[in-house]
């Protein structure tokens, strides 16, 4: 002086006019209307992802089925949150990221390309000990046997070539016809003892087994833990108007009550459930298809141009003048705690890296 990383915070001031919503208080010529007083969005208010209140519905209690969370310890009403830490992966670092249980419980599945993709595979290539063939030599009276080549035939090899996202540890030595954990050293993984730190995951050190086993559970499953259901258009109360149901009021029976039967669908007298609507849920903004805004001045942050008298600085610049430009995502609707997303523009903080310079 450059490039970065991590945390908070703020996201427009200030005055004026003018309007909008609740609410209270007070006028008036009251379908209402005026005046004054107060109060009126956000960090995300949004997405409707989780979790909790609050309501109704369901409901012995068990189990299965289904849903869903998934390293550890701790906060927390509670969460799929948050914190602090392990392991895994980035990054020279600060620091970032991880739907991070189990694949040696059982099934599945692994595209293309390869010869072969999971108790694997012989296409090149290499060997061809061992059997056999094919030729040669020697032995034998034959039958044969013996040796040496041939890479023919079986076969034998997972080192080497190639294929592939993965091909059944890695180097050297040993060893073999060539070859292999086949056999030893070191390393690397795994299981298992054993010690020593951690509440724990989990880490650090030994020491034994040649154990060397592929990934995939965001397949299907196993383990643990958790879990009814709808959702303010929940739900609760008042409640017209047509219309329904029930009573009364009418006729028969009768002196009168009670009762029974009839009729009429009258009279609009009575209750009744329910529909429109209205209240409550409902908040120190509130809802009602939904106010919380416009304009003007002044300053400012950005950002452009212009001027360079006068500061800084070696310069590049940059301060100060002076003219323009101008503030982002977004907008409550039952409350709340989370997470997720969008966002111009500032400001504080702590910290890493490279370079100069003392």
């Nucleotide at each position: 002086u450059g490039a970065g990383c991590c945390g908070g915070c703020c996201g427009g001031g200030u005055g004026g006019u003018c309007g909008c919503g609740g609410u209270c208080g007070g006028g008036c010529a009251u379908g209402g209307c005026c005046c004054g007083g107060u109060c009126g969005a956000g960090g995300a208010a949004g997405g409707u992802c989780g979790g909790g209140g609050c309501u109704c519905c369901a409901a012995a209690g068990g189990g299965c089925a289904g849903a869903g969370u998934g390293c550890u310890g701790g906060c927390u009403a509670g969460c799929g949150g948050c914190c602090a830490g392990u392991c895994g992966g980035g990054g020279c670092g600060a620091c970032c990221c991880g739907c991070a249980g189990g694949a040696a419980a059982g099934u599945g599945c692994c595209a293309c390309a390869g010869a072969g993709a999971a108790c694997a595979g012989a296409c090149c290539g290499c060997c061809g000990a061992u059997g056999g063939c094919c030729g040669g030599u020697c032995c034998g009276c034959a039958a044969g046997g013996a040796c040496c080549g041939g890479a023919u035939c079986a076969g034998g090899u997972g080192a080497g070539g190639g294929u592939g996202a993965a091909a059944c540890g890695g180097u050297g030595c040993g060893g073999u016809a060539a070859g292999a954990g086949c056999g030893c050293a070191c390393c690397a993984g795994c299981g298992c003892c054993c010690g020593g730190g951690g509440u724990g995951a989990c880490c650090c050190g030994g020491g034994c087994g040649g154990c060397u086993c592929g990934g995939c559970a965001a397949a299907c499953c196993c383990c643990a833990c958790u879990c009814g259901g709808a959702g303010c258009a929940a739900g609760g109360c008042c409640a017209a108007g047509c219309g329904u149901g029930g009573g009364a009021c009418g006729g028969c029976c009768g002196g009168c009550c009670c009762g029974g039967c009839c009729g009429a669908u009258g009279u609009c007298c009575c209750c009744a459930g329910g529909u429109a609507g209205g209240c409550c849920g409902c908040a120190c903004a509130g809802a009602u298809g939904g106010a919380u805004g416009a304009c003007c001045a002044c300053a400012c942050a950005u950002c452009c141009g212009g001027a360079u008298c006068c500061c800084c600085g070696c310069a590049a610049g940059g301060g100060c003048c002076c003219g323009g430009u101008g503030g982002a995502c977004a907008g409550a609707a039952c409350c709340c705690c989370g997470c997720c997303u969008a966002c111009a523009g500032g400001c504080c903080g702590g910290c890493u890296c490279a370079c100069c310079g003392u």
A computed fold for a 358-nucleotide RNA from an Acidimicrobiales bacterium, annotated as Bacterial RNase P class A.
RNAcentral holds the sequence, with entries from ENA.
The source organism's lineage runs through Bacteria, Bacillati, Actinomycetota, Acidimicrobiia and Acidimicrobiales.
The gene name in the source record is rnpB.